A computed fold for a 76-nucleotide RNA from a Dehalococcoidia bacterium, annotated as transfer RNA. Lineage of the source: Bacteria > Bacillati > Chloroflexota > Dehalococcoidia. The RNAcentral record of the sequence draws on ENA and MGnify. Its mean pLDDT, the model's own confidence on a scale to 100, is 83. Its Rfam family is "tRNA". About the family: Transfer RNA (tRNA) molecules are approximately 80 nucleotides in length. By type it is a transfer RNA.

RNA sequence: GGGCGGGUAGCUCAGGGGUUAGAGCACUACUCUGAUAAAGUAGGGGUCGAAGGUUCAAAUCCUUCUCCGCCCACCA
Numbered sequence: 001g002g003g004c005g006g007g008u009a010g011c012u013c014a015g016g017g018g019u020u021a022g023a024g025c026a027c028u029a030c031u032c033u034g035a036u037a038a039a040g041u042a043g044g045g046g047u048c049g050a051a052g053g054u055u056c057a058a059a060u061c062c063u064u065c066u067c068c069g070c071c072c073a074c075c076a
Stems, first nucleotide, its partner, number of pairs: 001072007010025004018056001027043005049065005
């Protein structure tokens, strides 16, 4: 330099044009307990990597950039 995959909650991930962006674990409160754990109920937490474009409408499609991983090529 070329190709492919990925970046969404603290962590692991789903969602691939439409009504309010979700799950599990974690966290907080409560119930339960002598107390903890487990279990149950409720809750908090997101400018969906960045910018621009398309669209009535973009996390989702297009372009560029950026970061991570893998493969190939080149130089030393």